[in-house]
RNA sequence: UCUGGAGAUAGAGGCGCACUUCUUAAAGAGUAUGUUUAUUCAUUCCUACCCGAUCAGUUAAUGGCUGUCAGGGCAAGGUUGGUGGCAGACCGGAUGAACAGAAAGGUAAAAGUGCCGAAGGCGAAAGCUUGCCACAGGCUUGCGACCUGGUCCCGACGUGAACAACGGCCGGACUGUCACCGCCCCAAAGGCGGUGGAGAGCUAUACAUGGA
Repeated sequence: UCUGGAGAUAGAGGCGCACUUCUUAAAGAGUAUGUUUAUUCAUUCCUACCCGAUCAGUUAAUGGCUGUCAGGGCAAGGUUGGUGGCAGACCGGAUGAACAGAAAGGUAAAAGUGCCGAAGGCGAAAGCUUGCCACAGGCUUGCGACCUGGUCCCGACGUGAACAACGGCCGGACUGUCACCGCCCCAAAGGCGGUGGAGAGCUAUACAUGGA
């Protein structure tokens, strides 16, 4: 001097990603719920069973058995949290009519914050959450070289009040990036087209170990 490029730093993709809000709006919904009223069902009731003071009968008997019976107990009803069971609580429940009448999660806009594995999913783990247990659900945290470059659309499934939205899946389109091939260009840069890969990628700057 050249090569090389671990690690570091800075960036790009665009309806880009995620989060927040004493904000506004639609929807939730004339729903849940409350009051009045009508109808209807049930109601710890009756009955049965158990214990049983007293009385009566029977018996040799104060015991046993039978009957009556104060009292007590148990089983047993409905409603109540996503489902089942238990516990607790309330005594009500269902339907119709009239009058009143919400909210949350989710969505859109606006404003702001953090960013470009942004983020999402999946897997198991820990913690919290719903009276207890079980199942199911929700939230948070970190782990995983497991999947997805990003956006959009169709379809079915799941969540959801929803035809919104979200989630992953099948398929498709667009787009960014790199590689290869072909064409344009004297050539390069660059442009166009096709095929393929994945973000642990790509671009840029200066560089470590190493090599000549």
Description: A computed fold for a 212-nucleotide RNA from Calditrichales bacterium MX18-03, annotated as Lysine riboswitch aptamer. The source organism's lineage runs through Bacteria, Pseudomonadati, Calditrichota, Calditrichia and Calditrichales. Rfam family: Lysine riboswitch aptamer. Rfam links the family to the GO term lysine biosynthetic process.